Description
A computed fold for a 476-nucleotide part of an RNA from a metagenome, annotated as small-subunit ribosomal RNA, 3' major domain.
Context: one part of a larger RNA
RNA sequence: UGACGGGGGCCCGCACAAGCGGUGGAGCAUGUGGUUUAAUUCGAAGCAACGCGCAGAACCUUACCAGCUUUUGACAUGUCCUGGACGGAUCGGAGAGAUCUGAUCUUCCCUUCGGGGCCGGGAACACAGGUGCUGCAUGGCUGUCGUCAGCUCGUGUCGUGAGAUGUUGGGUUAAGUCCCGCAACGAGCGCAACCCUCGCCCUUAGUUGCCAUCAUUCAGUUGGGCACUCCAGGGGGACUGCCGGUGAUAAGCCGGAGGAAGGUGGGGAUGACGUCAAGUCCUCAUGGCCCUUACAGGCUGGGCUACACACGUGCUACAAUGGCGGUUACAGAGGGAUGCGAAGGAGCGAUCCUUAGCAAAUCUCGAAAAGCCGUCUCAGUUCGGAUUGCACUCUGCAACUCGAGUGCAUGAAGUUGGAAUCGCUAGUAAUCGCGGAUCAGCACGCCGCGGUGAAUACGUUCCCGGGCCUUGUACA
Numbered sequence: 001u002g003a004c005g006g007g008g009g010c011c012c013g014c015a016c017a018a019g020c021g022g023u024g025g026a027g028c029a030u031g032u033g034g035u036u037u038a039a040u041u042c043g044a045a046g047c048a049a050c051g052c053g054c055a056g057a058a059c060c061u062u063a064c065c066a067g068c069u070u071u072u073g074a075c076a077u078g079u080c081c082u083g084g085a086c087g088g089a090u091c092g093g094a095g096a097g098a099u100c101u102g103a104u105c106u107u108c109c110c111u112u113c114g115g116g117g118c119c120g121g122g123a124a125c126a127c128a129g130g131u132g133c134u135g136c137a138u139g140g141c142u143g144u145c146g147u148c149a150g151c152u153c154g155u156g157u158c159g160u161g162a163g164a165u166g167u168u169g170g171g172u173u174a175a176g177u178c179c180c181g182c183a184a185c186g187a188g189c190g191c192a193a194c195c196c197u198c199g200c201c202c203u204u205a206g207u208u209g210c211c212a213u214c215a216u217u218c219a220g221u222u223g224g225g226c227a228c229u230c231c232a233g234g235g236g237g238a239c240u241g242c243c244g245g246u247g248a249u250a251a252g253c254c255g256g257a258g259g260a261a262g263g264u265g266g267g268g269a270u271g272a273c274g275u276c277a278a279g280u281c282c283u284c285a286u287g288g289c290c291c292u293u294a295c296a297g298g299c300u301g302g303g304c305u306a307c308a309c310a311c312g313u314g315c316u317a318c319a320a321u322g323g324c325g326g327u328u329a330c331a332g333a334g335g336g337a338u339g340c341g342a343a344g345g346a347g348c349g350a351u352c353c354u355u356a357g358c359a360a361a362u363c364u365c366g367a368a369a370a371g372c373c374g375u376c377u378c379a380g381u382u383c384g385g386a387u388u389g390c391a392c393u394c395u396g397c398a399a400c401u402c403g404a405g406u407g408c409a410u411g412a413a414g415u416u417g418g419a420a421u422c423g424c425u426a427g428u429a430a431u432c433g434c435g436g437a438u439c440a441g442c443a444c445g446c447c448g449c450g451g452u453g454a455a456u457a458c459g460u461u462c463c464c465g466g467g468c469c470u471u472g473u474a475c476a
Stems, first nucleotide, its partner, number of pairs: 001476002003473003007470007015460002019424005026316008034307002042053002064302007073127001077126002079123006087106008108117003129291002132289003138285002140280003143276001145274001150189006156165003169180003195268004200236005206230001209226003214223002239262001242256005318417001322376006334365003339358002344353003383414001388409007430452007
């Protein structure tokens, strides 16, 4: 100087408390451990691994296993020989396929006519190739402490020196934020602001959007209009600016007015010096080491989907604030051409037939759901839906291992969950549906969107994490 203390003081955070809803019990989904296996590819490991890499394992992916098979190679550059475009279409044979082998038709450009370009075949070698090892050799990227308020420097001063001072102190703040004081005076990276978005107003513009007034229609449909809504450009607006109190006359704090909004208005992006030899050599790049007829390449089939069990994360429930039937009203944000697919028709349904429109403020996905009315009357039930049987639908060369969906039948556990433990302070929790990425198909996951919409916070003694000052130390 740090670090640590079941030392002290001050302060903060859904940290506790006050509340609301969960997890832990059940079934299922998913990840992991373990076990099994020819293989169940690999990585991730307290917080900060475990619905994580994987925004989607039937083949492919795929890295794993078994078998078959290739050796200058699936891919790159270079040399030589040879052929012709490369290639495309059709018909074969062997084979699980990779691959091997036939037949028919069709098929280049430039040229100084030497050849060149492009591609196929062959030869030998330089080389290719490696998701092989090392994240404790690395770059890059990322997590975490933590959006915590800290981390430092120049000059000066003090100290033999390590170092100190500044950065401590009195107030204050979300903040090393600001004020005052001070052997310090300044400065940098952080904080804040500048950026995006939501909330108010003005203005410009008016189609594909809108419709108050005037006509018109089944219908903003058409004429007309751009007031209003909306859209998207530009501005304004909030600054403790005003008033009162308080404070040290300061910074500020408390209350009030006005205002759409008030003291950082809500949300986001933004992550200092550093810590964890944190994570990643399987995104990529890369040093070193290793393999080179194999640790490289291709293919078929299997596996990653196994199952006595254990854990994490979720979904669905155990019901009446509910189930079922009916009735219909109101969103937002997105996607769409190998696509979205209306209307019409067939089917109980998944879906199918036909096809209008739409590169979309125009057409379409599209139906929002919780809501309201009726019924059921506390039961393993008209709760719950696992499991299983039969019959189908769709995608796709192909649903056996191993897809999703539909109808009929079946109807398991489960009556609110031990010790323990998690999230959340407002348009939040809870609850309800909708969309998107990935994607042929497959979502209870993830990322977004809106609808309905609470309770509680006395307080900081205690638990956890953190900041500043101070103290002790046999620690560095």